[in-house]
RNA sequence: AGCGUGAGGCUGGGGUGUUCCGGUGCAUGAGGCCGGGACUGAGAGAAUACCCAUCGAACCUGAACCGGGUCAUGCCGGCGUAGGGAGCCAAAGCGCGAGGCCG
Numbered sequence: 001a002g003c004g005u006g007a008g009g010c011u012g013g014g015g016u017g018u019u020c021c022g023g024u025g026c027a028u029g030a031g032g033c034c035g036g037g038a039c040u041g042a043g044a045g046a047a048u049a050c051c052c053a054u055c056g057a058a059c060c061u062g063a064a065c066c067g068g069g070u071c072a073u074g075c076c077g078g079c080g081u082a083g084g085g086a087g088c089c090a091a092a093g094c095g096c097g098a099g100g101c102c103g
Base pairs, nucleotide, nucleotide: 002096003095004094005093008089009088010087011053012052013051014050017039018038019037020036021035022034023033024032059084060083061082065078066077067076068075
């Protein structure tokens, strides 16, 4: 030289559930829609947010799964060394480092 690491940048990936009350509507109820609370969570409905990007439990599948708990719910644990899952660039410092030069 180069390689690794990597702040950061760009780009991309992802989820938005449970429950109660009111309104609307309807013959009534439910569902839907609108509004307001409660639970867990980083995020629970919309965006300049939040989380995650291969050393990848962000998220999806299995799963209408299993155990526990709750008014209820992926609420907690298991499943899970399972199967999938969105990548490039890169400062400083540090590490490695063929060859060259000097001693």